[in-house]
RNA sequence: GGACAGAGCUUUGGAGACGCCCAUUCAAUUGGGGGCCGAAGGUGCAAGCGUGACAACGCCAAACUCUCAGGCAAAAGGACAAAGAUUUUUGU
Numbered sequence: 001g002g003a004c005a006g007a008g009c010u011u012u013g014g015a016g017a018c019g020c021c022c023a024u025u026c027a028a029u030u031g032g033g034g035g036c037c038g039a040a041g042g043u044g045c046a047a048g049c050g051u052g053a054c055a056a057c058g059c060c061a062a063a064c065u066c067u068c069a070g071g072c073a074a075a076a077g078g079a080c081a082a083a084g085a086u087u088u089u090u091g092u
Base pairs, nucleotide, nucleotide: 003092004091005090006089007088009084010083011082012081013080018034020033021032022031023030035072036071037070041068042066044064048059049058050057051056
């Protein structure tokens, strides 16, 4: 220097769930209470692998699980997906 892959960047798409109750406010504003949702982030683990005589322990995934955080009009955010540009970064 080149190729491929990942991350990042740009554009587009992108779900769920109370305008409940009390007080307050110009206001879905703020505070408290109850209910609910899973798709930022985070928790837990199956197979498998390893250790061990056994019991058991360690490593370990998700859109599953928990609901800590977050969220329950719109906006914002949003896992994930598609396209694009670039060569900023990582690996081979």